Predicted 3D model of a 71-nucleotide RNA (transfer RNA) from a bacterium. Its mean pLDDT, the model's own confidence on a scale to 100, is 82. Rfam family: tRNA. Rfam links the family to the GO term triplet codon-amino acid adaptor activity. Rfam describes the family as follows. Transfer RNA (tRNA) molecules are approximately 80 nucleotides in length.
[in-house]
């Protein structure tokens, strides 16, 4: 130096133009003599920037990190 692939919550991920789901994790409550388990609710998210578009998280371009291949 080229060329791919991937970036969505604390973590592992699903979606792939029209208000973002899931598990575990935290947290509040019921429940128990305490704890554990279970049940209930609730916060916490689309790397960054520009374009297209009524409308981008999802398509385009470019940046960034990370990985994997070549030289």
């Nucleotide at each position: 130096g080229c060329g791919g692939a991937c970036a969505u919550a604390a973590u592992u991920u699903a979606g792939g133009g029209g208000u973002a789901g899931a598990a575990u994790a935290g947290u509040u409550g019921c429940u128990u003599c305490c704890c554990a388990a279970g049940c209930a609710a609730c916060a916490u998210g689309c790397c960054c920037g520009a374009g297209u578009u009524c409308g981008a998280u999802u398509c385009u371009c470019g940046g960034u990190g990370u990985c994997c291949g070549c030289a």